[in-house]
Molecule: c-di-GMP-I riboswitch aptamer
RNA sequence: UCCUGACAAGGGCAAACCGUCGGCGACGGCGGGGCGCAAAGCCAGGGAUCCGCGAGUAGCGGACGGCCCGGCUGCCGGG
Numbered sequence: 001u002c003c004u005g006a007c008a009a010g011g012g013c014a015a016a017c018c019g020u021c022g023g024c025g026a027c028g029g030c031g032g033g034g035c036g037c038a039a040a041g042c043c044a045g046g047g048a049u050c051c052g053c054g055a056g057u058a059g060c061g062g063a064c065g066g067c068c069c070g071g072c073u074g075c076c077g078g079g
Stems, first nucleotide, its partner, number of pairs: 002079004012037002017032006035066001041072003045069003049063005
């Protein structure tokens, strides 16, 4: 540097659901919880999906990003 995640160690993240607060809403913050995750770390560029406005399939604004693609970075083991 490349490939890889069968075994191992120490850690990390945290779905549904519940409580509470915020938001018209999608949904978000915090606490509990733990389905899962080797990038379930970061970005939010392209698409998907979802919400609001809108007569509207146009358009505008937003949400998610643990749906796919892309960019950047990275722990441990094995080869």